[in-house]
RNA sequence: GAAGGUGUAGCUCAGUCUGGACAGAGCAGAAUGUUUCUACCAUUCCGGUCAAAGGUUCAAAUCCUUUCAUCUUCA
Numbered sequence: 001g002a003a004g005g006u007g008u009a010g011c012u013c014a015g016u017c018u019g020g021a022c023a024g025a026g027c028a029g030a031a032u033g034u035u036u037c038u039a040c041c042a043u044u045c046c047g048g049u050c051a052a053a054g055g056u057u058c059a060a061a062u063c064c065u066u067u068c069a070u071c072u073u074c075a
Stems, first nucleotide, its partner, number of pairs: 001074007010027004020058001029045005051067005
């Protein structure tokens, strides 16, 4: 220098192919119940500018373009 993959909650990931209702799960954290206490268990809660910017569209995490970070391959 060229090509490609990945980027969504504190962590691990789904959802993207085929645009559509308030963006979800597990773990972690908090509260309550239970327990002599802790743990376990049950219920609830908390937590997201969907990497950034722009474009298309009635509507974008999803489609298009560019950029950034990271990884792989080639040179």
RNAcentral holds the sequence, with entries from ENA. The RNA shown here (transfer RNA) has 75 nucleotides and comes from a Bacteroidales bacterium. Its Rfam family is "tRNA". Rfam describes the family as follows. Transfer RNA (tRNA) molecules are approximately 80 nucleotides in length. The family's RNA type in Rfam is transfer RNA.